[in-house]
A computed fold for an 81-nucleotide RNA from a Clostridia bacterium, annotated as c-di-GMP-I-GGC riboswitch aptamer. The coordinates come from a structure-prediction model, not an experiment, and the mean pLDDT is 91. The source organism's lineage runs through Bacteria, Bacillati, Bacillota and Clostridia. The sequence was found by an Rfam model in a public genome assembly.

RNA sequence: UCCGAUAAUGGCAAACCCGGUGAAAGCCGGGGACGCAAAACCAAGGGCCUAAAGCGAUGCCACGGCAGCCGGUUACCGAAG
Repeated sequence: UCCGAUAAUGGCAAACCCGGUGAAAGCCGGGGACGCAAAACCAAGGGCCUAAAGCGAUGCCACGGCAGCCGGUUACCGAAG
């Protein structure tokens, strides 16, 4: 360095519920734990969601979102290999 224990110290928190916010997707706070060795950070790469505004309009579209889809960056611990 790769790697990732039925290790240690700690951390995060899906669904769902309550409150707030937003056109929506979603986000924030509280509760709650399905899980996570990067579930930390990045939305100037791919992908996905939404479509208020706009448009050439039975639809299209991101300047809105998602990092717990892939990817990139950095990092705690140290058994075996």